[in-house]
RNA sequence: GGGACGGUAGCGCAGCGGUGGUCGCGCUGGACUCAUAAUCCAGAAGACGUCGGUUCGACUCCGACCCGUCCCA
Repeated sequence: GGGACGGUAGCGCAGCGGUGGUCGCGCUGGACUCAUAAUCCAGAAGACGUCGGUUCGACUCCGACCCGUCCCA
C1' cells in the first nucleotide's frame, strides 16, 4: 500500500428500512440468612466510531475518514 471482518450502555452481545433500540452481567433497594455468598422480587440510569449522502423514515443502505483484528504484498 491492497483486501476481508468488526466498532451498539461500565463489560459481553442481539437487532427485516418503520411504535419509545434488546438480553445477560454489573449497579441500587428489598426478601431469604446469625451473617456473607448463592437464589428470588422490584427499580434506576446509560449506547448505535465520526462526517456526509439516499429515503417520508437509517443501528440497518451508499461514500469518505478514524480505530481494532486477520490475510496478502
This is a predicted structure of a 73-nucleotide RNA (transfer RNA) from a Myxococcota bacterium. Its Rfam family is "tRNA". Rfam links the family to the GO term triplet codon-amino acid adaptor activity. Taxonomically the source falls in Myxococcota (Bacteria, Pseudomonadati). Model confidence (mean pLDDT): 82 of 100. The sequence is in RNAcentral, with records from ENA.